[in-house]
Formats: sequence, structure tokens, C1' cells
RNA sequence: AUUCUCGGGGCGGGGUGAGAUUCCCCACCGGUGGUUAAAGUCCACGACUCGCAAAAAGUUCUUUUGCGACUGAUGCGGUGAAACUCCGCAACCGACGGUUAAAGUCCGGAUGAUAGAGAAU
Repeated sequence: AUUCUCGGGGCGGGGUGAGAUUCCCCACCGGUGGUUAAAGUCCACGACUCGCAAAAAGUUCUUUUGCGACUGAUGCGGUGAAACUCCGCAACCGACGGUUAAAGUCCGGAUGAUAGAGAAU
């Protein structure tokens, strides 16, 4: 460099109700790279959402590419040379659209895309 493969988890129990995996109580989950030592909460990236430009198509819609905007949340104690990463305790966070009722966990865009990881040549 080329090709191929992989590349996001989680509502179980109880309550209220006509109706809730959406509300309330308990529970459960944690993308990628980095970091003196392992991270949902540090640093950075991706995803989602929005805007602009170009191309294809063309009435619009839409799709693709590029650029930009947006982008959640942690403390204390212990060990140690070193940890906001380990151990203990106590916290906190989670796109958009949909729904008989408000969703991190259900359904949908998505059998998608990406950060990246691995293999072969």
C1' cells in the first nucleotide's frame, strides 16, 4: 500500500394505573486510542444531531463526499515509585424519531456508518 474479517452492552422483581420494559422503589449496562498500572466520569477520537459547500440525481425529497458546529458524568480513603484507571466506600452520566404514559435498557433509521482492531499479500 492492497484485500479480507471484526468492530455497543443492558428492564429481572415489586408498586401505581384502563394503559408504563417509558413514572416510582430495587436491579442492570458501559464504543475506540492514549495515559509510569487496567478508566462510562482524565486527555483525545468516533457515533448521534445541526449547518455550509460540492457531486450524483433532480420539482422537492434523497444519497455521497468534504469542512464546521454541537458533544454527558467523581469524589473520599487505601496500596504503590507511579493509579480521577487497581481495591474499598459513596456518587453521577447517557443523541434523535416512535409509543395507550415521560425510555441509557423496548421499536426504528441500522443486515447502516465510524473511531479503530486483527489477518493475509
Molecule: FMN riboswitch aptamer (RFN element)
Organism: pig gut metagenome